Model confidence (mean pLDDT): 88 of 100. The part of an RNA shown here (small-subunit ribosomal RNA, central domain) has 345 nucleotides and comes from Gudongella sp. Rfam family: Bacterial small subunit ribosomal RNA. Its family is annotated with ribosome and structural constituent of ribosome in the Gene Ontology.
Context: one part of a larger RNA
RNA sequence: UUGGGCGUAAAGGGUUCGCAGGCGGUCUGAUAAGUCAGAUGUGAAAGGCAAUGGCUCAACCAUUGUAAGCAUUUGAAACUGUCAGACUUGAGUUAAGGAGAGGAAAGUGGAAUUCCUAGUGUAGCGGUGAAAUGCGUAGAUAUUAGGAGGAAUACCAGUGGCGAAGGCGACUUUCUGGACUUAUACUGACGCUGAGGAACGAAAGCGUGGGGAGCAAACAGGAUUAGAUACCCUGGUAGUCCACGCCGUAAACGAUGAGUGCUAGGUGUUGGGGGUCAAACCUCGGUGCCGCAGCUAACGCAUUAAGCACUCCGCCUGGGGAGUACGUACGCAAGUAUGAAACUC
Numbered sequence: 001u002u003g004g005g006c007g008u009a010a011a012g013g014g015u016u017c018g019c020a021g022g023c024g025g026u027c028u029g030a031u032a033a034g035u036c037a038g039a040u041g042u043g044a045a046a047g048g049c050a051a052u053g054g055c056u057c058a059a060c061c062a063u064u065g066u067a068a069g070c071a072u073u074u075g076a077a078a079c080u081g082u083c084a085g086a087c088u089u090g091a092g093u094u095a096a097g098g099a100g101a102g103g104a105a106a107g108u109g110g111a112a113u114u115c116c117u118a119g120u121g122u123a124g125c126g127g128u129g130a131a132a133u134g135c136g137u138a139g140a141u142a143u144u145a146g147g148a149g150g151a152a153u154a155c156c157a158g159u160g161g162c163g164a165a166g167g168c169g170a171c172u173u174u175c176u177g178g179a180c181u182u183a184u185a186c187u188g189a190c191g192c193u194g195a196g197g198a199a200c201g202a203a204a205g206c207g208u209g210g211g212g213a214g215c216a217a218a219c220a221g222g223a224u225u226a227g228a229u230a231c232c233c234u235g236g237u238a239g240u241c242c243a244c245g246c247c248g249u250a251a252a253c254g255a256u257g258a259g260u261g262c263u264a265g266g267u268g269u270u271g272g273g274g275g276u277c278a279a280a281c282c283u284c285g286g287u288g289c290c291g292c293a294g295c296u297a298a299c300g301c302a303u304u305a306a307g308c309a310c311u312c313c314g315c316c317u318g319g320g321g322a323g324u325a326c327g328u329a330c331g332c333a334a335g336u337a338u339g340a341a342a343c344u345c
Base pairs, nucleotide, nucleotide: 004316005315006314007299008298012313014200015199016198017197021193022192023191025087026086027085028084029083030082031081033080034079035076036075037074038073039072040071041070042069048066049065050064051063052062053061054060090190091187092186093185094183095182096181097180102176103175104174105173106172107171108170109153114148115147116146117145118144119143120142124135125134161168162167205246206245207244208243209242210241214240215239219235220234221233222232257312258311259310260309261308262307265290266289267288268287269286270285271284272283273282274281294301295300318345319344320343327338328337329336330335
């Protein structure tokens, strides 16, 4: 391997695009490769299987029948395939709209922290459970005015919005991607999935050059404690920020792959359309809650399915050893990817 599975028991790839491959809407005609039926040949004997018979039974032996496959040939035409023609519901194009922290670049603003300069002012400030280290008569803390610089964008803010995921939040401009609604005008199956492959991919980390306000691994000191390589406090360097280039991993989570169809409802919210004086109401797309059938070991899921089905991909097969060893590939490195066995319970 058959079979059964993958929300929480082992198991959905971090995400998307996409070559090959697999699968694929409706109608008509043709074909006959797959498919189905018949015939012929082959399918050695022994053996197997079934029936009958012979040794008193059985073992043993005999007779008869029997298989798929392959080849040739004659037919059938529903389904699959192929060819030709047609269709519009799937898919896409077009037009008109409104929504949005979707992306990239440039510029601008205000609040706050810190620092600098100057004024006022005087003995404390700061910090904690309590303290101390620390700062301060060389004038701090506080307060007023001016300046510098970096980072983040209060309120709005919402189980709100956008994005494939990672993720995205001040304002303005430029460039730019996608989704949605309405209309029918057009194309006419152009579709789905996707091994390999490619691109993107939080934080941390790495390289080169900048930048550095606040915060803050490491580190230093003060406390606490039996000890305190911690929790608390005072400082503080990488880093956090920018540009370019690497890394390629996360509880990358909805712990739930993608697509299509079908299967009660109720109630919020968001973006459109219809409708109305305004509502009610109807409808399409998202996002929540509750809940029926059904499912589930239970919890729970329930038109945003974990229900009922189909297509394609990925993955699992007792615990430990172990995401280790070895080999290979990638990487500057850190390491990442692939990935065992002995042994043991």